A computed fold for a 71-nucleotide RNA from an Anaerolineae bacterium, annotated as transfer RNA. RNAcentral records the identical sequence in 2 taxa. The sequence is in RNAcentral, with records from ENA and MGnify.
RNA sequence: CCGGUGUAGCUCAAAGGUAGAGCAGCGCCUUUGUAACGCGCAAGUUGAUGGUUCAAGUCCUUCCACCGGCU
Numbered sequence: 001c002c003g004g005u006g007u008a009g010c011u012c013a014a015a016g017g018u019a020g021a022g023c024a025g026c027g028c029c030u031u032u033g034u035a036a037c038g039c040g041c042a043a044g045u046u047g048a049u050g051g052u053u054c055a056a057g058u059c060c061u062u063c064c065a066c067c068g069g070c071u
Base pairs, nucleotide, nucleotide: 001069002068003067004066005065006064009023010022011021012020017054025041026040027039028038047063048062050060051059
């Protein structure tokens, strides 16, 4: 200098229009008990700033962190 990634505790979705799933956590059910199964709950200023738009996780600018490439 170039490219990629950044979303729940973890792994990942969401092709401009209500932010979701699985696992983990908590409660209930079941069991002699535990696990598993089933039902439910909670958990997010979508890395930060600014811009475009009626509307931005998504498009654009700058910055930060991480990964890769070139020299």

Its Rfam family is "tRNA". The family's RNA type in Rfam is transfer RNA. Its family is annotated with triplet codon-amino acid adaptor activity in the Gene Ontology.